[in-house]
The RNA shown here (c-di-GMP-I riboswitch aptamer) has 86 nucleotides. It matches the Rfam family "c-di-GMP-I riboswitch aptamer". From the family's description: GEMM was predicted in a large-scale screen for bacterial structured RNA regulatory elements.
């Protein structure tokens, strides 16, 4: 220097659920909480996929369709990065 797995130390993030708040919803944000995570950091204007369906289309009314909305803790990819044995 590379690899990224055994352990240790220091720290980091925070699922379900609850409260508040924003949103049409999915869901986001803040607080509590702690199932887990070595990228559970970032990119949704990198690809696929899940979710929602306000507006729009549709209809007598519905049903239904539809992402430009949403999820990075669904998968792959890109990018940055702490410790660090053999």
């Nucleotide at each position: 220097a590379u690899u990224a797995u055994a352990a240790a130390a220091g720290g980091g993030c925070u699922a379900a659920c609850c409260c508040g708040u924003c949103g049409a919803a999915a869901g986001g944000c803040g607080g509590g909480g702690g199932c887990g995570c070595a990228a559970a950091g970032c990119c949704a204007a990198c690809g696929g996929g899940c979710c929602u369906a306000a507006a729009g289309c549709g209809u007598g009314a519905a049903a239904g369709c539809c992402a430009g909305g949403u999820c990075g803790g669904c998968c792959g990819g890109g990018u940055u990065g702490c410790u660090g044995a053999a």